[in-house]
Molecule: c-di-GMP-I riboswitch aptamer
Organism: soil metagenome
RNA sequence: GGCAAACCCGGGGCGACCCGGGGACGCAAAGCCUCCGGUCUCUUCGGGAGAUAGCGGGGCUCCCGAA
Repeated sequence: GGCAAACCCGGGGCGACCCGGGGACGCAAAGCCUCCGGUCUCUUCGGGAGAUAGCGGGGCUCCCGAA
């Protein structure tokens, strides 16, 4: 130098949540991907459709310096 939790404002979604602005609790991959597990939402409860990458694992990619 980078990202940006809670919370606030505006907008979207039935919802979990998401987007923009403000704001920084944190993050050395808090960059990207739902493949696996977890959690959560909706549902006609069959399964299905979703949310979470800042829940963990896994995959892919990456700047500078030192060793």